Notes:
The RNA shown here (c-di-GMP-I riboswitch aptamer) has 74 nucleotides and comes from a soil metagenome. The coordinates come from a structure-prediction model, not an experiment, and the mean pLDDT is 90. The RNAcentral record of the sequence draws on MGnify.

[in-house]
RNA sequence: AACGGGCAAACCUGGGGCAAUCCAGGGACGCAAAGCCACGGGGCCCUCCAACAGGGGUCAGCCGGGCUGCCGAA
Numbered sequence: 001a002a003c004g005g006g007c008a009a010a011c012c013u014g015g016g017g018c019a020a021u022c023c024a025g026g027g028a029c030g031c032a033a034a035g036c037c038a039c040g041g042g043g044c045c046c047u048c049c050a051a052c053a054g055g056g057g058u059c060a061g062c063c064g065g066g067c068u069g070c071c072g073a074a
Base pairs, nucleotide, nucleotide: 006031007030011026012025013024014023015022016021029061035067036066037065039064040063041062042059043058044057045056046055047054
């Protein structure tokens, strides 16, 4: 290269949440891990403080890392 395919950004509709954002349906920007994990870094939200710090939440499609995985010259 190739088989079968898979996932689903923005946006829209409905719903949850103070919020970040999440869920369902529609929809495809893209993705060889855009499968899973909040362990480290980082972004965002809430809280707190005069401030710094602290506490809670969220993002795996921000980076690193861990586990698993289709196909193939292998």